[in-house]
Context: one part of a larger RNA
């Protein structure tokens, strides 16, 4: 892991509700005391306690009585108690396991840390300190040389003691091993014996050590500490069926009130929806009466500066600036007016098993989240904090490839049919449907792309040219005064100012463009010829196409699809659910007849989590009836009926001795889970 047995709301106490049953204006007895069928009855026991009178702060007074001047107003004006059972609360471990910890008393220095006592251990090899010895120099002092000599928390480097790198290798949780390092005569290492003890030793200090345990050791005790926190709570079935919100709280993972659920009991009709009728309102949209911002103009006034003018006082003025008109743009903190919504009373109408109400008794929840509309912060956000809705939570079932809350749709059973939302080429149930048209991009078939572009392509629409020849393409022509005038070194259509005439003409610019140092050249406007039917420009809409980048290779779900199986309109078949419809059947509810526990009838009743309420089922033991078994009792396997389950009951093989049934009472009464316990494996 898995199996098998164990495993968790339990006893008492006091209060309070219901239920039921003794007695009842009474109601019970503790204690204890006798009997005896001797360990539980039974016969007494009336202290105590609850009730029958309350009111007031009390004296007090009394079915009243306190307050007040009074009106009044508050509290009261006989059904109780006593047992049992269940629900709740209460104190006690109080459904059951879980802390780190606090305090007391024991026990520990065989491991370590420090000291004390007695013993032990340090291969080899270098250097070569003081002292001596000879010697040189010196008058000494002394000093320099050679020898000896053999000091040292000294080198090298074994035992020995250690543990510094490898983030090496190992590790059955616990420090091992390899190479590598350090120290190695000392503050050196070690045997043995001994002391110091938990707020306490001991510490060359790391809060290190103190028997694998140390920012207070081990172990027993208080103790079942205490935990608003985390896990767990064991059978069936019916009916109801929430909240994730206010308000307090050293309150924010909690809890206690109210709102919401749930049961009982009483009342009473009673307004959910819809319609009028009266009447609330200042929001959306709007406007510009007010208040506030906004742009333009046009008047008026010289109002600050600055400018100009004058001999001054002062005049005039672009700009600026006040007010007034006028048209512009706007407002959460603006409204002359003013919606839908909603909202108040009253009516009428549906509907009603109604819903409501008031009291009593149990609760669960106070982390919510989602979508569509608005609000507020936010660049935003699957943000965040309100509000309305609804859904999710606590909702199955179709659809959306998948998918809590999107879309339809509210599941008591069986069975047929019809539909909804969505679809109908294949996977994959249903149209290769009908009828117009668009798109070329696999666009697109999926919720998903911008601003700015398009001489894709379609409609639609205006304006001009057009057989007196348009549009494009070629051909020809494109001059003259004149090199316009000024400037320029030079300017001749083409640097640059200034003007931009007028002649010939089918037409032709004192020149739009390239070119030259200037000139020359080459083109264009324009006009002519060929050509022979539409063209040229604007606007608008509809599909497309650029714009357009993300990290394993890849997604219309796939496969594929192009006069589609895409996209727009528009029709008609059909498939599609637990929806609806029908037909049986089961409950629950009211009512009704009836009586035991039934039938009848009505029903827009029967998803459901935490919760409450109701009713069975099972086990294991007492009494009391009453049965079964060796012609086979529990068990165990396997097999069938039956019930809405918990479950029950036969068969059949195993087994080999017990076990059931009804009622009734009492309980250490139901496991799949608690890193559960204990065994097995």
């Nucleotide at each position: 892991g898995c199996c098998a047995g164990g495993g968790a709301g339990u006893u008492u106490u006091u209060c309070u509700a219901u239920a039921u049953g003794g007695c009842g204006a009474g109601g019970c007895u503790a204690a204890c005391u006798a009997a005896u069928u001797u360990u539980a009855u039974u016969a007494g026991g009336u202290a105590a306690c609850c009730g029958a009178a309350g009111c007031a702060a009390a004296a007090g007074c009394a079915a009243g009585u306190c307050u007040g001047a009074a009106a009044g107003g508050g509290c009261g004006u006989u059904a109780g108690u006593c047992a049992u059972a269940u629900g709740g609360a209460u104190a006690a471990g109080a459904c059951c396991u879980g802390a780190a910890g606090c305090c007391a008393g024991a026990u520990g220095a065989u491991c370590u840390a420090u000291u004390c006592a007695u013993g032990g251990a340090c291969a080899a090899g270098g250097u070569g300190a003081a002292g001596u010895c000879u010697u040189u120099c010196g008058a000494a002092a002394g000093a320099g040389a050679g020898a000896u000599g053999g000091a040292a928390g000294c080198c090298u480097g074994a035992a020995c003691c250690g543990u510094u790198g490898u983030u090496g290798u190992g590790u059955a949780c616990a420090u091992g091993c390899a190479c590598u390092c350090g120290a190695a005569u000392g503050a050196u290492c070690u045997g043995u014996g001994a002391a110091u003890a938990g707020g306490g030793g001991u510490g060359a200090a790391a809060a290190g050590c103190u028997u694998a345990u140390c920012u207070a050791a081990u172990u027993u005790g208080g103790c079942g500490a205490u935990g608003g926190c985390u896990g767990g709570u064991u059978c069936c079935u019916g009916c109801u069926g929430a909240a994730a919100u206010a308000u307090g709280c050293c309150u924010u993972c909690g809890u206690a009130u109210a709102g919401u659920c749930u049961u009982g009991u009483u009342u009473a009709g009673u307004u959910a929806g819809u319609u009028a009728a009266c009447g609330g309102u200042g929001u959306a949209a709007a406007g510009u009466a007010c208040g506030g911002a906004u742009a333009a103009a046009a008047c008026u006034c010289g109002c600050a500066g600055g400018a100009g003018c004058u001999a001054a006082u002062g005049c005039u003025u672009a700009c600026g600036g006040a007010g007034u008109u006028u048209u512009u743009u706007c407002c959460a903190a603006c409204u002359c007016a003013g919606a839908a919504a909603u909202u108040g009373u009253u009516a009428a109408u549906u509907g009603c098993u109604u819903a409501g109400a008031a009291c009593a008794a149990g609760a669960a929840a106070c982390a919510g989240g989602g979508u569509c509309a608005g609000u507020a912060u936010g660049u935003a956000a699957g943000a965040u904090a309100c509000u309305g809705u609804u859904c999710c939570g606590a909702g199955a079932g179709u659809g959306g490839a998948a998918u809590a809350a999107c879309a339809c749709a509210g599941a008591c059973u069986a069975a047929a049919g019809u539909u909804a939302a969505g679809g109908u080429c294949c996977u994959a149930a249903a149209a290769u449907u009908u009828a117009u048209g668009c798109u070329a991009a696999g666009u697109g078939u999926a919720u998903c792309g911008a601003a700015a572009g398009g001489u894709g392509u379609c409609u639609u629409g205006a304006a001009c040219c057009u057989g007196a020849g348009a549009c494009a393409c070629u051909g020809g022509g494109g001059a003259u005064g004149u090199a316009a005038g000024c400037u320029u070194a030079g300017a001749a259509g083409c640097a640059g100012c200034u003007a931009u005439c007028a002649u010939u003409u089918a037409a032709a610019g004192a020149a739009a463009u390239c070119g030259u140092a200037a000139c020359a050249g080459a083109u264009c406007a324009c006009c002519u010829a060929u050509u022979g039917a539409g063209g040229u420009c604007c606007a608008a809409g509809g599909c497309c196409c650029u714009g357009a980048a993300a990290a394993u290779g890849g997604a219309c779900a796939g496969g594929g699809c192009u006069a589609a199986a895409g996209c727009a309109u528009a029709a008609u078949a059909c498939c599609g659910a637990u929806a609806c419809u029908u037909u049986a059947g089961a409950g629950g509810c009211a009512c009704u007849u009836a009586u035991a526990a039934a039938a009848g009838u009505g029903u827009u009743c029967u998803g459901g989590u935490a919760a409450g309420c109701a009713g069975g089922c099972g086990u294991g033991u007492a009494a009391a009836u009453u049965g079964u078994a060796c012609a086979g009792a529990a068990u165990u396997u396997c097999u069938u009926u039956c019930u809405a389950a918990a479950g029950a009951a036969a068969g059949a093989a195993u087994g080999g001795a017990a076990c059931g049934a009804u009622u009734u009472g009492c309980a250490a009464u139901g496991a799949a889970a608690a890193u559960c316990c204990u065994g097995g494996u």